[in-house]
RNA sequence: CAACCGAACAGGUAAAGCCAACGAAAGUUGGCGACGCAAAGUCAUGGAUCUAAGAUCAUUUUCAUAAAAUGAUGAUGAUUGCCAGACUACCGAA
Numbered sequence: 001c002a003a004c005c006g007a008a009c010a011g012g013u014a015a016a017g018c019c020a021a022c023g024a025a026a027g028u029u030g031g032c033g034a035c036g037c038a039a040a041g042u043c044a045u046g047g048a049u050c051u052a053a054g055a056u057c058a059u060u061u062u063c064a065u066a067a068a069a070u071g072a073u074g075a076u077g078a079u080u081g082c083c084a085g086a087c088u089a090c091c092g093a094a
Base pairs, nucleotide, nucleotide: 005092006091012037013036017032018031019030020029021028022027035081041087042086043085045084046083047082048079049078050077055073056072057071058070059069060068061067
């Protein structure tokens, strides 16, 4: 010095919950707050999971169309603090 590694120090991040805003929802952002994290830094690329506004289909109401309600399907919406993959990085003992 580099790779692995994770004792200590410095610095970092911030779960649940509460408040506010945005969103159809999942969820996101900001404030308070710390359960945790050595990549809990970045990227929705693959898997997984969540949601279902719009769309399609079915049923019901209706004389019927329309419309409405209910149900099903299904990301183009999300989650990287679910797992991989890619890229980058602070400190320095064994």
Predicted 3D model of a 94-nucleotide RNA (c-di-GMP-I riboswitch aptamer) from a Chloroflexota bacterium. Of the family's consensus pairs, 95% are formed in the model. The sequence was found by an Rfam model in a public genome assembly. Its mean pLDDT, the model's own confidence on a scale to 100, is 84.